[in-house]
RNA sequence: CGGGGUGUAGCGUAGCUUGGUAGCGCGCGUGAUUUGGGAUCACGAGGUCGAAGGUUCAAAUCCUUUCACCCCGA
Numbered sequence: 001c002g003g004g005g006u007g008u009a010g011c012g013u014a015g016c017u018u019g020g021u022a023g024c025g026c027g028c029g030u031g032a033u034u035u036g037g038g039a040u041c042a043c044g045a046g047g048u049c050g051a052a053g054g055u056u057c058a059a060a061u062c063c064u065u066u067c068a069c070c071c072c073g074a
Base pairs, nucleotide, nucleotide: 001073002072003071004070005069006068007067010026011025012024013023020057028044029043030042031041032040050066051065052064053063054062
């Protein structure tokens, strides 16, 4: 320098192909149960999807640019 892949909650991830309310598990908070802890059960908080722009009534999803990391080639 060229090609490809990944990026979504504290952590791990689904959703992208086919645009239509951002989910799941663990973790965290509160309560119940318990002498206490653990386990179990109920409820709850936490993201605006790596960043910017564009298309659209509507974008995590489509298009462009860009950043970080990884792989391959030179």